[in-house]
RNA sequence: AGAGUUUGAUCCUGGCUCAGGACGAACGCUGGCGGCGUGCUUAACACAUGCAAGUCGUACGAACUGAGGAGAGCUUGCUCUCCGACUGUUAGUGGCGAACGGGUGAGUAACACGUGAGCAACCUGCCCUCAGGUGGGGGAUAGCCGGCCUAACGGCCGGGUAAUACCGCGUAUUGCAUCGGGAUCGCAUGGUCCUGAUGUGAAAGCGGCCGCAAGGUCGCGCCGGAGGAGGGGCUCGCGACGUAUCAGCUUGUUGGUGGGGUAACGGCCUACCAAGGCUACGACGCGUAGCUGGUCUGAGAGGAUGAUCAGCCACAUUGGGACUGAGAUACGGCCCAGACUCCUACGGGAGGCAGCAGUGGGGAAUAUUGGACAAUGGGCGCAAGCCUGAUCCAGCCAUGGCCGCGUGAGUGAAGAAGGCCUUAGGGUUGUAAAGCUCUUUCACCUGCGAAGAUGAUGACGGUAGCAGGAGAAGAAGCCCCGGCUAACUCCGUGCCAGCAGCCGCGGUAAUACGGAGGGGGCUAGCGUUGUUCGGAUUUACUGGGCGUAAAGGGCGCGUAGGCGGUAUGUCAUGUCAGGGGUGAAAGGCCUGGGCUCAACCCAGGAACUGGCCUUUGAAACUGGCAAACUAGAGUCCGAUAGAGGAUGGCGGAAUUCCCAGUGUAGAGGUGAAAUUCGUAGAUAUUGGGAAGAACACCAGUGGCGAAGGCGGCCAUCUGGAUCGGCACUGACGCUGAGGCGCGAAAGCGUGGGGAGCAAACAGGAUUAGAUACCCUGGUAGUCCACGCCGUAAACGAUGAGUGCUAGAUGUCGCGGGCAUUGACCCCUGCGGUGUCGUAGCUAACGCAUUAAGCACUCCGCCUGGGGAGUACGGCCGCAAGGCUAAAACUCAAAGGAAUUGACGGGGGCCCGCACAAGCGGUGGAGCAUGUGGUUUAAUUCGACGCAACGCGCAGAACCUUACCUGGGCUAGAAACGGCAAGAAUCCGGGUGAAAACUCAGAGUGUCCUUCGGGAAAUUUGUCGCUAGGUGCUGCAUGGCUGUCGUCAGCUCGUGUCGUGAGAUGUUGGGUUAAGUCCCGCAACGAGCGCAACCCCUGUUGUUAGUUGCCAGCAUUAAGAUGGGCACUCUAACAAGACUGCCGGUGGUUAAGCCGGAGGAAGGUGGGGAUGACGUCAAGUCCUCAUGGCCCUUAUGUCCAGGGCUACACACGUGCUACAAUGGGAGGUACAAAGGGCUGCGAACUCGCGAGAGUAAGCGAAUCCCAAAAAACCUUCCUCAGUACGGAUAAGAGUCUGCAACUCGACUCUUUGAAGGUGGAAUCGCUAGUAAUCCCUGAUCAGCAGGCAGGGGUGAAUACGUUCCCGGGCCUUGUACACACCGCCCGUCACACCAUGGGAGUUGACUGCUCCAGAAGUGGCUGAGCCAACCCGCAAGGGAGGCAGGUCCCCAAGGAGUGGUUGGUAACUGGGGUGAAGUCGUAACAAGGUAACC
Repeated sequence: AGAGUUUGAUCCUGGCUCAGGACGAACGCUGGCGGCGUGCUUAACACAUGCAAGUCGUACGAACUGAGGAGAGCUUGCUCUCCGACUGUUAGUGGCGAACGGGUGAGUAACACGUGAGCAACCUGCCCUCAGGUGGGGGAUAGCCGGCCUAACGGCCGGGUAAUACCGCGUAUUGCAUCGGGAUCGCAUGGUCCUGAUGUGAAAGCGGCCGCAAGGUCGCGCCGGAGGAGGGGCUCGCGACGUAUCAGCUUGUUGGUGGGGUAACGGCCUACCAAGGCUACGACGCGUAGCUGGUCUGAGAGGAUGAUCAGCCACAUUGGGACUGAGAUACGGCCCAGACUCCUACGGGAGGCAGCAGUGGGGAAUAUUGGACAAUGGGCGCAAGCCUGAUCCAGCCAUGGCCGCGUGAGUGAAGAAGGCCUUAGGGUUGUAAAGCUCUUUCACCUGCGAAGAUGAUGACGGUAGCAGGAGAAGAAGCCCCGGCUAACUCCGUGCCAGCAGCCGCGGUAAUACGGAGGGGGCUAGCGUUGUUCGGAUUUACUGGGCGUAAAGGGCGCGUAGGCGGUAUGUCAUGUCAGGGGUGAAAGGCCUGGGCUCAACCCAGGAACUGGCCUUUGAAACUGGCAAACUAGAGUCCGAUAGAGGAUGGCGGAAUUCCCAGUGUAGAGGUGAAAUUCGUAGAUAUUGGGAAGAACACCAGUGGCGAAGGCGGCCAUCUGGAUCGGCACUGACGCUGAGGCGCGAAAGCGUGGGGAGCAAACAGGAUUAGAUACCCUGGUAGUCCACGCCGUAAACGAUGAGUGCUAGAUGUCGCGGGCAUUGACCCCUGCGGUGUCGUAGCUAACGCAUUAAGCACUCCGCCUGGGGAGUACGGCCGCAAGGCUAAAACUCAAAGGAAUUGACGGGGGCCCGCACAAGCGGUGGAGCAUGUGGUUUAAUUCGACGCAACGCGCAGAACCUUACCUGGGCUAGAAACGGCAAGAAUCCGGGUGAAAACUCAGAGUGUCCUUCGGGAAAUUUGUCGCUAGGUGCUGCAUGGCUGUCGUCAGCUCGUGUCGUGAGAUGUUGGGUUAAGUCCCGCAACGAGCGCAACCCCUGUUGUUAGUUGCCAGCAUUAAGAUGGGCACUCUAACAAGACUGCCGGUGGUUAAGCCGGAGGAAGGUGGGGAUGACGUCAAGUCCUCAUGGCCCUUAUGUCCAGGGCUACACACGUGCUACAAUGGGAGGUACAAAGGGCUGCGAACUCGCGAGAGUAAGCGAAUCCCAAAAAACCUUCCUCAGUACGGAUAAGAGUCUGCAACUCGACUCUUUGAAGGUGGAAUCGCUAGUAAUCCCUGAUCAGCAGGCAGGGGUGAAUACGUUCCCGGGCCUUGUACACACCGCCCGUCACACCAUGGGAGUUGACUGCUCCAGAAGUGGCUGAGCCAACCCGCAAGGGAGGCAGGUCCCCAAGGAGUGGUUGGUAACUGGGGUGAAGUCGUAACAAGGUAACC
């Protein structure tokens, strides 16, 4: 620091996901040790049991204890009594503490917290300092004793008693209160200091020592006062949360006066008076939450968090209340009420773990009913000391974490065995192990044994540590291995089982599932899950955006607010600088130190930024104030343009209707029609009239307006703009949340109007349907007036304002200059409106002085897609509906721009037997052949649009053969090795359909030899390694092939352009059969294709003449022969054709085209071979090869027979015909190219013939197949199912072959079917072609109508490119990229999910009204009761108080009525998701009616 994921690819936008860190965690697997930390996040749920706050006898009385002493009784060692210590103990009174410490986070959005100030408005026990005092009295009361009640808890009565308990009195200051005087200061009230008068306010003793005592002294106390420290209370500024679908809230409310209350200010409380107070800088309401130092993360800014530690707050079963006290409205106090639990004798009582342990419960989940006060700290005490679940320790748990250590080290190659893989060679595990040599940390055993303690005291603890001992011994797992992301193979599985953080894996070769081997990572842990920060600049302050990706408000006016021109002075708000205070400690950082190191701990330092307060300065900028300026803005004057607005009036053309005339059969409408109108006279045409609406031409990216919008002419009223003048004002400005107004069309209300047009509706067409598109009609509406609505793709998809930043060229308005009579042109200024374009910007497209550039100001808006601009709530509206505006759930995308393709019922250009023009066919018939289907035991398999179907098959009777039935074999039909036997080989018999099985016979050879034997070859048997498979997968493959297509294309290097995919080149202008060539050009070159080179053919020459040829010579029946090689021919080498020449043409001195000459041939002469990059998962595992899988007495192999030849049908490809351009008969010509020894087979003989017999020649330019046929000549047939046609059938034969039954070909005789030129549709062919006629060959024993070749005869037509099909190039649109056989929308049906409404129903919280009123403070009362003080001799009275009563307030509770928010609900609404469902075809191409709002 980034990465994956939208696409065929690209850039961008944008979400989702991952890698990192962290945790009070949990779960899974595993687990050696130690140190330091941490440990109920849930039920502030309920709690058994124990402990967690006591202490002081130096405050007090008393009781008990009793060292010792005394006395008495006397049984002289026992009992009783008394005294009783520097005795001990302690129930009670009293004092102090219990308000600390410890827990928890429910409540609280608050001065609760943080920070900084203030109190001139305050309190403060214990502690410290200072000065002073501590005199003299009094009356009670617990304990105790006696009596009584009670189950208990407890309580009552009587009697007596002490104090540092309680109460007067005296005295008292710088106390307090009131009234004064003076000084000084400040901050409104006022503060401080000095001083006067009056009144008022205290106390307690205890212990030690000395002393006979009085008393003294010391220690600890006590009282009032002054101060301090620390603690607390109150007030204020600022800071820190979500929601506006909470917009208004408030009656003690805001203020005042009097009074009360408090330690103290204060509506804190009360009476009266006033009517205020808060709020868009968010009041009030609702939801959530303890706050902070800090913690985690982050580069930071931030974000999240608030466990442990520390500060503050709040709470203590729930609610209320006060008392005591320095301090509480009190966790382990009290009273009351509620709920709950427990005890009970039923009358009544007791209780509060959110202290430490512990229990139940809840939960994914969190520990011991431990030790000690040794240390630190706290309470009490003079002290000793006591108490202390604070604390210090230990226990449990890898519970998350941090840190340290170990599980051994060295050597060791036969690279062991085993495992796994394998190309079978090997590789790997792997120096790993074993083996050998060492060591002993940790753990274990034995012994010693701390520091922590400044004198005593050690829970931890026989711990840490040290020494010794034994022995490699006791100690390794978890996750991962497709990409991200380090790490790969085999097997199993077969869209199953499963995985998955995202993308995605799995449908028979899975590095993605499961196992194994191997590898990678971390390590006593490792993974998973959850949460949080980061990455995420994905809320953007740092640091984002808004033309098209999400996003500019429809437009204006304007309030608050924000921002604001030039120059001067002043103040000092912001700002800046210096000083001071604060920013607790801990934490973090730096330095150093202590535990063996580290974690951890300790000390010191810096920092704690930005913060807050204070003080002294500065004055540029900002701001305030003062007084100016004119460049912004506005006013005035003079001109100008304009569909700017409103009202009224006027006009002509057209449409329709009405009247009248002319006139006659149609009109109208459409792709074509029909509905419709018309003989009752339409349409057409002429004249007249009526009505309503809209204003042709002018008219223009012309004008005006803020936008919506505005269009005949005239008048009236009226808004704005521009230009010129430069007189005036003097910043008056810009923007604008709310607010107010305007706002197309449609729609709504009321009343008019209604010609045309026209939703709805009706009819006619179209169609599979057609609730549409088209046609004929037609109502709202469109028009007017008034009032609503308030939305549009209200768009420049671009908010307003200001300034700046090259130009060029149109146009509108006004002005200036030159010139002119004037206008135009030209130059120039201002304002508008367009086009192009530089810089710049942009993801690109594009924008570009009218910015989307560079800046500033203000407003609005956005944050993935869907759900949804929807629901609910609120506001508006008559309604329709509008504005505001979510969530659950769901997806991993949705999207923008551009690129390459493909496609289009888009466009342009151009080819092709593509159409057209022609010729001949197919489709109809019969037959052949292939296929489908059907049948079958089997009808083997493959091929399926073109590009399967006379295809694989260049030839199924057996074989072939793969299929079926049956019969056999099992190392096999074939190959290799070992062993054994017999050489081999030949022949016969039996069974059998054969294969096979079986019996018998003949026969021994060759080579070597040490004569025993061995070897080669072959057969049989057996053993071993193995074979075999036309079984599956052509979607695992190689190879081969088809196809687009012999179409002209397909690419590369370098350069250039582009962020990039890519483009350029290859496009363009011409031209060509051609990306063929030329020209141009940011391209220049090159490759594979094209062409050429190759073959055949067409002309000629040379060479060569046998088997070929024969002109002349000889000779023949005959090139048969002599002879010859001229010719033909043969087959080798050459020549020839290149737009080379001429003319024309070509916008280019081009390429080329047209015509011509010459030539055998002319513009690639004709034909062939040759098939670019690629496409179709095209075809083939049954040619062959081959991975994997499968079968192995069978899916192998041998054999016989059958089948592949079936047959109601359907299709393809052919043959033969339908006849006279023919058929029959006879006669007579002319080829080429092939083949031939298991062969071709002449001639001759026989047969009607197929053929047979015999046999010459020929391995072939020699011989043979071999007759070419059509043609030509002669003749018959005369238009008919025929003398056409030959199917079918019968009989008889021939040939091949082991064998023609299923199932061959051919021959002869006879038979003589359909068929009279073929519907829709469809095929081939452009010249030696079509058509037509024969010939040959491969395969092959035989079988050809098929296929592959050969020659003979030999046409017609092409105007042309509109259309069909295919193709090429350019361009355009695209939501397609599996690429239009694409994509995709909505209803319906089914399943599931979340959600809205819903008669209701049921909770929670809460407002208001009312009832009620415990405890308690306060007020009043207080006839009952009362010791202290006063009066009084006393009785008694007074002061003061208590009980009780009552009043105000008030918790729980109750009643009623509202609000908010949940749960649930018959039914209902839409939404989402789901594999292949139904119906249509809406959108994407002109998507077939352009789409959209």